Annotation: A computed fold for a 357-nucleotide part of an RNA from a bacterium, annotated as small-subunit ribosomal RNA, central domain. It was read from a public genome assembly.
Context: one part of a larger RNA
RNA sequence: UUGGGUGUAAAGCGUCUGUAGGUGGUGCGGUAAGUUUUACGUCAAAUCGUGAUGCUCAACAUUACGACCGCGUAAAAAACUGUCGCGCUAGAGGACGGGAGAGGUAGAUGGAAUUGCCGGUGUAGCGGUAAAAUGUGUUAAUAUCGGCAAGAACACCAAAUGCGAAGGCUUUCUACUGGAACGUUCCUGACACUGAGAGACGAAAGCGUGGGUAGCGAAUGGGAUUAGAUACCCCAGUAGUCCACGCCGUAAACGAUGGAUGCUAGACAUUGGCAGUAUCGACCCUGCCAGUGUCGUUCAAAAAAGCUAACGCCUUAAGCAUCCCACCUGGGUAGUACGAGCGCAAGCUUAAAACUC
Numbered sequence: 001u002u003g004g005g006u007g008u009a010a011a012g013c014g015u016c017u018g019u020a021g022g023u024g025g026u027g028c029g030g031u032a033a034g035u036u037u038u039a040c041g042u043c044a045a046a047u048c049g050u051g052a053u054g055c056u057c058a059a060c061a062u063u064a065c066g067a068c069c070g071c072g073u074a075a076a077a078a079a080c081u082g083u084c085g086c087g088c089u090a091g092a093g094g095a096c097g098g099g100a101g102a103g104g105u106a107g108a109u110g111g112a113a114u115u116g117c118c119g120g121u122g123u124a125g126c127g128g129u130a131a132a133a134u135g136u137g138u139u140a141a142u143a144u145c146g147g148c149a150a151g152a153a154c155a156c157c158a159a160a161u162g163c164g165a166a167g168g169c170u171u172u173c174u175a176c177u178g179g180a181a182c183g184u185u186c187c188u189g190a191c192a193c194u195g196a197g198a199g200a201c202g203a204a205a206g207c208g209u210g211g212g213u214a215g216c217g218a219a220u221g222g223g224a225u226u227a228g229a230u231a232c233c234c235c236a237g238u239a240g241u242c243c244a245c246g247c248c249g250u251a252a253a254c255g256a257u258g259g260a261u262g263c264u265a266g267a268c269a270u271u272g273g274c275a276g277u278a279u280c281g282a283c284c285c286u287g288c289c290a291g292u293g294u295c296g297u298u299c300a301a302a303a304a305a306g307c308u309a310a311c312g313c314c315u316u317a318a319g320c321a322u323c324c325c326a327c328c329u330g331g332g333u334a335g336u337a338c339g340a341g342c343g344c345a346a347g348c349u350u351a352a353a354a355c356u357c
Stems, first nucleotide, its partner, number of pairs: 003329004007311002012325001014201004021194003025088007033081002035077008048066007091191001092188003095184003103177006110154001114150008125136002162169002206247006215241002220236004258324006266295011306313002330357003339350004
């Protein structure tokens, strides 16, 4: 390389948008680039295959025919691919309608708790642990009552819930704003899928500037434990955690499972929408669409087929297929060195080899 693979053995980019490219629904007509057929020409010699001949045989040599890789010209075919034209509506998009939601951004807002400060009551302890000590307290603590202030997070509702591309999102309200589902079947008429490069977003930690700092708390100090204890436990506590703006660009960024489309028994639960039945009305019940989950050991019951090395997956596939992208190819060296790009830095991305087993 041909292949074979990527849930857990090596392997799905963290996620999305989208350029080039690749791939692409359905009918009719044209064309003939791909495709197929035929004919002709060409395809040096040597080499190669087959037959024959010549060296006593063979190697070798000579000769005839052929093969391989094709290329060109002409004629023909029109199913498929391409291309051109005219159409279609099942894909896709739009319009209209009433609903659901912790989707996003900004502003405002509430109560509980915590800590601090002030005042009252009150007196000797409090705190902490397995036990202690450091600590704190007669300059009146802890406890308790009232008041004030600050910052951060939002108990109950609350879940097998919902929303979002992912990261993620939850006090309440308002403004602006993105997306999805359902219903009508009204419009456009393949406008689609994927996506190398590229761009955007991207937890936590970290970085820069300026704020803020209640609680918690790397570092650090002290007390214990211990042979030691640069730890686990305790008392303190800086950065940080919070806000604004700008960087960083990584995670077990996980469903360890790329995206799209079609097909392949179901049962149950739940969320949203719609229709039907019923009712005074609603609930219940039945059906359809879209999502989110479960089908596990015993047990009478609780997926079959299929796939898988097994575990398991099973209409939310890891089943059956098609298209596109990414990635893997023994372990270590090593996600390292060098080079390059990016970054203020930390570092990130790309990414080897010698050697060794």